[in-house]
RNA sequence: AGAGUUUGAUCCUGGCUCAGGACGAACGCUGGCGGUGCGCCUAAUGCAUGCAAGUCGAACGGUCCCUCCGGCUUCGGCUGGAACGCUAGUGGCAGACGGCUGAGUAACACGUAAGUAACCUAUCCCGAGGCGGGGGAUAAGCCAGAGAAAUUUGGGCUAAUACCCCGUAGGUUUCUCUCCAGCCUGCUGGAUUGGAAGAAAGGCCUCGGCCGCCUUGGGAGGGGCUUGCGGCUUAUCAGGUAGUUGGUGGGGUAAAAGCCUACCAAGCCGAAGACGGGUAACCGGUGUGAGAGCACGAUCGGUCAGAGGGGGACUGAGACACGGCCCCCACUCCUACGGGAGGCAGCAGCAGGGAAUCUUGCGCAAUGGACGAAAGUCUGACGCAGCGACACCGCGUGGAGGAUGAAGGCCUUAGGGUUGUAAACUCCUUUUAUAGGGGAAGAGAACGGACGGUACCUUAUGAAUAAGGAUCGGCUAACUACGUGCCAGCAGCCGCGGUAAUACGUAGGAUCCGAGCGUUGUCCGGAUUUACUGGGCGUAAAGGGUGCGUAGGCGGUUUGUCAAGUCUUAUGUGAAAUCUCCCGGCUCAACUGGGAGGGGUCAUAGGAAACUGGCAGACUUGAGGGCAGUAGAGGAGAGCGGAAUUCCUGGAGUAGCGGUGAUAUGCGUAGAUACCAGGAGGAACACCAGAGGCGAAAGCGGCUCUCUGGGCUGUACCUGACGCUGAGGCACGAAAGCGUGGGGAGCAAACCGGAUUAGAUACCCGGGUAGUCCACGCCCUAAACGAUGGAUACUAGACAUAGGGGGUAUCGACCCCCCCCUGUGUCGCAGCUAACGCGAUAAGUAUCCCGCCUGGGGAGUACGGCCGCAAGGCUAAAACUCAAAGGAAUUGACGGGGACCCGCACAAGCAGCGGAGCGUGUGGUUUAAUUCGAUGAUAAGCGAAGAACCUUACCAGGGCUUGACAUGUAGUUGAAAGCCUUCGAAAGUUGGCCGUCCUUCGGGACAGUUGCACAGAUGUUGCAUGGCUGUCGUCAGCUCGUGCCGUGAGGUGUUGGGUUAAGUCCCGCAACGAGCGCAACCCUUGUCGUUAGUUACUAUGUCUAGCGAGACAGCCCCCACUGGGGGAGGAAGGUGGGGAUGACGUCAAGUCGGCAUGGCUCUUACGCCCUGGGCUACACACACGCUACAAUGGCCGGUACAGAGGGGCUGCCACACCGCGAGGUGGAGCGAAUCCUCAAAGCCGAUCUCAGUUGGAAUUGCAGGCUGAAACCCGCCUGCAUGAACUCGGAGUUGCUAGUAACCGCAGGUCAGCACACUGCGGUGAAUACGUUCUCGGGCCUUGUACACACCGCCCGUCAAGUCAUGGAAGUCGGUAACACUUGAAGUCGUUGGGCCAACCCUUUGGGAGGCAGACGCCGAGAGUGGGACUGGUGACUGGGACUAAGUCGUAACAAGGUAACC
Repeated sequence: AGAGUUUGAUCCUGGCUCAGGACGAACGCUGGCGGUGCGCCUAAUGCAUGCAAGUCGAACGGUCCCUCCGGCUUCGGCUGGAACGCUAGUGGCAGACGGCUGAGUAACACGUAAGUAACCUAUCCCGAGGCGGGGGAUAAGCCAGAGAAAUUUGGGCUAAUACCCCGUAGGUUUCUCUCCAGCCUGCUGGAUUGGAAGAAAGGCCUCGGCCGCCUUGGGAGGGGCUUGCGGCUUAUCAGGUAGUUGGUGGGGUAAAAGCCUACCAAGCCGAAGACGGGUAACCGGUGUGAGAGCACGAUCGGUCAGAGGGGGACUGAGACACGGCCCCCACUCCUACGGGAGGCAGCAGCAGGGAAUCUUGCGCAAUGGACGAAAGUCUGACGCAGCGACACCGCGUGGAGGAUGAAGGCCUUAGGGUUGUAAACUCCUUUUAUAGGGGAAGAGAACGGACGGUACCUUAUGAAUAAGGAUCGGCUAACUACGUGCCAGCAGCCGCGGUAAUACGUAGGAUCCGAGCGUUGUCCGGAUUUACUGGGCGUAAAGGGUGCGUAGGCGGUUUGUCAAGUCUUAUGUGAAAUCUCCCGGCUCAACUGGGAGGGGUCAUAGGAAACUGGCAGACUUGAGGGCAGUAGAGGAGAGCGGAAUUCCUGGAGUAGCGGUGAUAUGCGUAGAUACCAGGAGGAACACCAGAGGCGAAAGCGGCUCUCUGGGCUGUACCUGACGCUGAGGCACGAAAGCGUGGGGAGCAAACCGGAUUAGAUACCCGGGUAGUCCACGCCCUAAACGAUGGAUACUAGACAUAGGGGGUAUCGACCCCCCCCUGUGUCGCAGCUAACGCGAUAAGUAUCCCGCCUGGGGAGUACGGCCGCAAGGCUAAAACUCAAAGGAAUUGACGGGGACCCGCACAAGCAGCGGAGCGUGUGGUUUAAUUCGAUGAUAAGCGAAGAACCUUACCAGGGCUUGACAUGUAGUUGAAAGCCUUCGAAAGUUGGCCGUCCUUCGGGACAGUUGCACAGAUGUUGCAUGGCUGUCGUCAGCUCGUGCCGUGAGGUGUUGGGUUAAGUCCCGCAACGAGCGCAACCCUUGUCGUUAGUUACUAUGUCUAGCGAGACAGCCCCCACUGGGGGAGGAAGGUGGGGAUGACGUCAAGUCGGCAUGGCUCUUACGCCCUGGGCUACACACACGCUACAAUGGCCGGUACAGAGGGGCUGCCACACCGCGAGGUGGAGCGAAUCCUCAAAGCCGAUCUCAGUUGGAAUUGCAGGCUGAAACCCGCCUGCAUGAACUCGGAGUUGCUAGUAACCGCAGGUCAGCACACUGCGGUGAAUACGUUCUCGGGCCUUGUACACACCGCCCGUCAAGUCAUGGAAGUCGGUAACACUUGAAGUCGUUGGGCCAACCCUUUGGGAGGCAGACGCCGAGAGUGGGACUGGUGACUGGGACUAAGUCGUAACAAGGUAACC
């Protein structure tokens, strides 16, 4: 520091995800030791049990125990005194600290800095002064009671450092009279007169004193109150407030104050966010981060708050009090039912909740605290131990050597590799472990150690006691095998898995960490992805529809002044801990001690005056005004005009009109349309008209008048910064729509017809109502767009145009030309931009202000609020879901886009196919099997150049198992083949005959047989492959190097202008060259020359085989001169004809059944052999052919031509004979230019005469021939007989441009036989091409694109199904905070006080003063009732939404998406 992920690829925008660190964690697997920390984050839920706050006898009266002394004694004991102890009570101090928790609290609660002239302070310290005299009670104890208990009543007794009174008063407080100095409200200091009010306690003693007590000043520390500033969220909370804001009187407090009360006034707070809702203890700090920040607030420390929920006061220096009191409520417990008791958010512990958090331990030894004079007591504070890998830190599980690289595992190309010096083995060590011995510091004079027989030291034993977890497709370090087969599963994102998975599971290996490792959760980071540092808004999300203007923000030149901002210096403070640096202590580290540093929107004081700001003054350039001109569809109202449409009337006139792609509906013989004349009415204003003008925008267009706004130019006369922007606010705001009333010609939603269509609720046509128009009032939205807020300044130009001005020119004016200002446009430099593009009218460079954005969907939706008559508008979420959604540009592909061009592509022609019969192939069906493959073009007379057996792969049956075939090895036998023979359908099998070679006699060759390795498979995968092939396509294309352009994909070259069959060539050009293709080179054919030549009787020629020549736009003419057109010569002329030759690639095209081959599968069978059957089936459909339908013909007879091309020894076969014929018999020649191989159409003659025929031959019967072991299934041929369909073929469709089509025959391969197929060969031998509009295919350029599996693409909506979250809803059930009324506990305060009362005073001894109980009043927790507010759960039904491999209906969008799309 970045990376992955949108695309075919690219750049950008933008989200999602990952790598890092952290944790009070939890879970999974695993687990040796030690140190230091930490440990209920949830139920502030409920709690059994024990402990956590007592202490003082030197405050007091007593009690008890023991001892001693005395008295009495019934010897049981009683009683008095003394001392050490004990302690229920009175009294003092403490209990307000310490400890726990974070519910509440958005607040002066906290932090920070101040104030207190408005205050308090027990204990402690320093200082001053004092402690005199009296009095009456009361607990305990005693007596008598009540009660289950808790507890309590009455009587009488007693003490104090308990309580009360009097005296005294230096200070003090207060009142009053007067004054001085300073000063900031009740301040400080001082002077003075008088009055008033108030003190005290003793205890111990070694008699020295010590500890107390009272008054008072000060200090220290602690606290109360007040203030500035700071730190969450929500405006879908906008108004809040009646003690509310202020004043006066009174009360109250330690103290200011509406803190409380009475009266008076009507204020106070709020967009700089009051009030309300939600959430939350705050801070030092902690985590992260480069920082700024962001998140958090465990442990430790400071503050606050709370003590089951709520209220209240008492005591006290201090509380409205965790282990105090009273009351209400809830809960729990005891009860004799009358009544009582309780509060772990102290330490342990229990239950519960939860993913989850410990021992009912030891000790006061240390530190600290309370009390005490002290000893001491108490202390779950604290110090320790226990449990927990919860975190951090440290240590160990051994070290060295050790190769035949052991065995085993795994992989393997079978050679080897790897695990791996790893192990074994040898030597060594002992941290740790175990056992034994010693044994602390922690405690500064004494006593005192829980920890602890711990740390530590030492001895012995022995490698001994000690390794796992995750990952290995990319990000991201680490790869193989097997299993599985879109299954099981994985996954943080992208994504893996459908038979060769480095992604699942297992194994081996590897990588990373290591007593841990992973996962999950949360926070920060990466994320510049809320942008202060540090982002944006033309098209990606984002400029408000427009203006006016309030608050606010910002603001021209200059002078002076102030010093608020700003800068600087100093002081104070920012606790400690934490953090950083340095030094030190534990063996190191974690941990810990010391020192320094750092940390602020802070306060105070001094200083500076440039800038901002305040105040005072000046200026004119910003702004405004005046004056003089000027253009304009700027706005409002009134009036007027002509053209056109429609309607009405009249005329004239006849059969159609109208409309469309074509029709029809419609109108018309009741007279339309077309034509003429007249009239009515409404709306809109042709030409001018322009990229033109005006307006803030919306918008504005005939002419005239009235009223009225703004702009521009010139001048430089006036004011003197008066300015810019503008949250809220106000106004305007197309169309549609709404209300009321008019108006209504044309047009035209809805609606009705007619067409189209599969449908057509559309597009097209005929009608037609709202509406469109006017007046008034609403609505307030638009793709309200320049998708571009406003203002100001600056930064090259060129051209055009509108308005004004100036110059030049001219006698003058207009024009032309030049210049300035303002507006409207086009191009363009710099610059900017992701690119496209923008470019003085900025999207450039800057400043100011406003608005807006933060992934897509859900959604501009729901709820709430505001507005509206309604429609609806404005404001505006969440759950859930996806990993994208987007912008610009690139290359392709595609388009019912465009331009150009080509091809038997169409057209022009010829012959066909599609109809019939037959043949062949395919599908389908059938079958035991009908073997398999090929399936649009590019399968279908294809693999197959030939299925009766064989072939043969299929079926049935019979058999074989090292096998029909190959190699090796071990054993055994001596054969095997042939002939005869048994059984059998055959395969096979039985018996016999016959029968080898070499040899060193061991054996070997060869063959059989047995066993082991293995053979074998037309079994599977052409989507694992090689090779070969088809197709686009013999189309003209496909690329590369260097350079250049572009951020890049990529472009350029290869585009353009011509030309060609051609990316063929030429020219031009940021390109210059090159490669694979094209062409040529090759073969063949056509002419000639030449050489040689078998055959042939011979020669020329022909012919055959070679070698050469010839054609190159070479020559002439024309043109637009590369090239094209014409001509000559020539056998051949513009590639002469034909062939071979197939670029980069596409179709996962075809082929595992030609062959080869990886993987998988079978192994007495999916292998092998045999017999028979099948591949030949037959309702049907398709493809390719043959024969025909006849007279351009059939049939018969005669006759001609191959100067073709081929084949032939298991062969071709002349000739002769036999047979009607197929053929047979005999047999010459020929391994072939020598022999064999009738050519047919054609021509000549005869016949048939238009018919289902003398056309046509299918089908069937009979009789034959040939091949072959064998023609039944299932061959070919011949003869006789039979004589079907078919009379030229619907939609549609094929081939062919010249020796071609068409017609005619011949040959060959395959092959025993079988050819209508295939491959070749020759014979006869045409027609037509205007042309490129259309169909198909292709090439090139361009354009659009939401396609890229690329239009057989993509994709939208309803409906149906499932799942999920959510809105509404009659209701229903809660929660929260208030309000109104009723009631009202405890308690303070007030009033009263007839009952009660010791102190002190007065006194007439009754009482009074004073006090208490009680009663009453205000307030008051809570409760009840009531109507509302806010909020949540649930709810029949209902609304839309999201998601879900293969549901339904259509085709809306993307191409002109087939009606341009969208708002």